Predicted 3D model of a 546-nucleotide part of an RNA (small-subunit ribosomal RNA, 5' domain) from a metagenome. Its Rfam family is "Bacterial small subunit ribosomal RNA". RNAcentral holds the full RNA, with entries from SILVA.
Context: one part of a larger RNA
């Protein structure tokens, strides 16, 4: 000198863009942060219309239909998104590869199917227990919930033969023959072309789903080479340890696990042990080599009160799931229960120190849904903080009699100083008033129309045209007009390093100080004033790195 997730002191006009618990992975009041689907299912409710009965003539009950709402069963999601860096010196990360040792829901393409049966169960009704959390027993019912049977183009397994190839084990949607095993679910909107016909559905069509298989895409699992902090005042470490065989287990290789057998394996090229630490793209600095660092943004990993475990599932050993143990907090009728902010706000504590218990789903993205839509503290915004970077302003031109006043003085004068006053302007900003966005159309709804599926002028899908509709920010940005120099400058320094000096006060005192050092009566070094220098909405100090 540069840089900082900075803090402190003095000061403080505006805007844009960023950033904001680095300390206690401390404890947490309150609210919100993951739901959705009635076009999978039975039931319940509300409203409207309708049918019938009673009659107190506007009410009760009842039939049917439509729309809406919904606790429960089922499906999908909750493994994403968001947070934190405790642990980890490790195939954790980075980089380059391997998988002839693997999986992959939703999505895309292709092929082949979806036949026929059954028994339950929540909800609900009743009963009982409990303070509550919650639970017992009896009875009823549905499904795209659950379970049989059938079928099997593929698939898997066993077996026989055979072709080609490679990378060692081996590989091929290889080819051919035989045997065995294993699937499925319906729903919506319409129609009368086919079947059956009285309506219309068991039929047909559209779309959404279902099953088996192959391929793709995406996402992951595993393995390997190399790289990845300090300490030898840590020198030996290791029994599932190293290898083999059989068995088990996994999506998959493997001591991953187990029984037996052998006695190996690692280490001064630093094993083991200890300390510290999430890693990287990057960031800071430096001419570079390098050194330091890992905030924000992006990728990977790990964790979710502490420890352990599995269940479900395509995916978890699962932050707002389950079970067990522990510590802590809360409720209790003392029998027993409930909880987990390292999500967004917020509170207490700790600390030099780090924000609002805000608005909105309008945009982007995500989940569910056929869709409308619902949910979304992701996100988009606003608020607070000079915390940083960048930009703008605090006026411009003229103006000597060098005014008054201050300070200095050799008393002549010098200096503050064109500075002020005064004159002429400008209107950034400010303030008042008016207008007023882009972000939003390839979105939604309605209607028309073209193509396609179709028997179809239903309906769906793809396109196109028209109308209409959707903005948190926000009456914000921006624009126009009026007013008016009016509301807007400080901080540090002046002995040398180092740009900038005099006077007074003080008298080794009070004090200064980054280093050298100043101060004991003429202090350019302390304090004040005037003047000067530097930077400027900041300036200085402290801390850390280069």
């Nucleotide at each position: 000198g540069g840089a900082a997730u900075a803090a402190c002191g003095c000061u403080g006009g505006c805007g844009g863009c960023a950033u904001g618990c680095a300390u206690c992975a401390u404890a947490c009041a309150u609210g919100c942060a993951a739901g959705u689907u009635g076009a999978a299912c039975g039931g319940g409710g509300u409203u409207u219309g309708u049918u019938a009965a009673g009659c107190u003539u506007g009410c009760u009950u009842u039939u049917c239909a439509a729309a809406c709402c919904u606790a429960g069963u089922g499906g999908c999601g909750c493994a994403c998104g968001g947070g934190u860096g405790a642990g980890u010196a490790a195939c954790g990360c980075g980089u380059a590869g391997a998988u002839a040792a693997c999986c992959u829901g939703c999505c895309c393409c292709u092929u082949a199917g979806a036949u026929u049966g059954g028994g339950a169960u929540a909800a609900c009704g009743g009963u009982c227990c409990g303070a509550a959390a919650g639970g017992u027993c009896c009875g009823c019912u549905a499904a795209u919930a659950c379970c049989g049977a059938a079928u099997a183009c593929g698939a898997u397994c066993c077996u026989c033969g055979u072709a080609c190839c490679g990378c060692a084990u081996g590989g091929u949607c290889g080819c051919g023959g035989g045997g065995a095993u294993g699937a499925a679910a319906g729903g919506u909107a319409g129609c009368c072309u086919c079947u059956g016909u009285u309506u219309c559905a068991a039929g047909c069509u559209u779309c959404c789903g279902c099953u088996a298989a192959g391929g793709g895409a995406u996402g992951g699992g595993u393995c390997u080479g190399c790289g990845u902090a300090c300490g030898a005042u840590u020198a030996g470490c290791u029994a599932g340890u190293u290898g083999g065989u059989g068995g088990g287990g996994u999506a998959a290789c493997g001591g991953c696990c187990u029984a037996c057998c052998a006695a190996g394996g690692c280490a001064a090229u630093g094993a083991u042990c200890g300390u510290u630490a999430g890693c990287c793209g990057g960031c800071u600095u430096g001419a570079g080599a390098g050194a330091g660092u890992g905030a924000a943004c992006g990728g990977c990993c790990a964790c979710a009160c502490u420890g352990g475990a599995a269940c479900u599932g395509a995916g978890a050993c699962a932050c707002g799931g389950u079970c067990c143990a522990g510590a802590c907090u809360c409720c209790u009728a003392c029998g027993g229960g409930a909880g987990g902010c390292a999500g967004c706000a917020g509170u207490a504590g700790g600390g030099a120190a780090u924000c609002u218990u805000c608005c909105g789903c309008a945009a982007u993205g995500g989940g569910c849904g056929a869709a409308a839509g619902c949910c979304u503290g992701a996100c988009g915004g606003a608020g607070c903080a000079a915390u940083g970077c960048c930009g703008c302003g605090u006026g411009a031109g003229g103006g000597a009699u060098g005014a008054a006043g201050g300070c200095c003085u050799u008393c002549g004068g010098g200096u503050c100083g064109u500075a002020a006053a005064c004159c002429u302007c400008u209107g950034u900003u400010g303030u008042u008033a008016g207008g007023g966005a882009a972000g939003a159309a390839u979105g939604g709804u309605u209607g028309g129309u073209u193509g396609u599926c179709c028997a179809a002028u239903a309906g769906g899908c793809a396109g196109u045209c028209a109308a209409u509709u959707u903005g948190a920010c926000g009456g914000u940005a921006c624009c126009u007009a009026g007013c008016g120099a009016g509301g807007a400058a400080g901080c540090c320094c002046c002995g040398g390093c180092u740009a900038a000096u005099u006077a007074c006060g003080u008298g080794c005192c009070a004090g200064c100080a980054g280093c050298c050092g100043c101060g004991g009566u003429a202090a350019c070094a302390c304090g004040u004033a005037a003047g000067g220098g530097g930077c400027a909405a900041g300036c200085g100090u402290u801390u850390u790195c280069c």